Notes
The RNA shown here (c-di-GMP-I riboswitch aptamer) has 75 nucleotides and comes from a marine sediment metagenome. Its mean pLDDT, the model's own confidence on a scale to 100, is 88.
[in-house]
């Protein structure tokens, strides 16, 4: 990161499957994505609870910022 090149990832929907829920897994299906690969460490945003002024557990990595690794290879 570009008019390359093998490629890859997969939102909404939708069916099955777990969860109180946030949302996860898995098929189907692409909205889109140069890390939309991985990591909950900081901020957000959403569950849940609880002794509700807060604390605590959970989720989100395709909200941001960061950490790490990783293919190509023009300016």
């Nucleotide at each position: 990161g570009a008019u390359a090149a093998g490629g890859c990832c997969a939102a909404a929907c939708u069916c099955c499957g777990a969860g109180u829920a946030a949302u996860c897994g898995g098929g189907g299906g692409a909205c889109g994505g140069a890390a939309a690969g991985c990591c909950g460490c900081g901020g957000g945003u959403c569950c849940c609870g609880c002794a509700u002024g807060g604390c605590g557990g959970g989720a989100u990595a395709g909200c941001u910022g960061g950490g790490u690794u990783g293919c190509c290879g023009a300016a």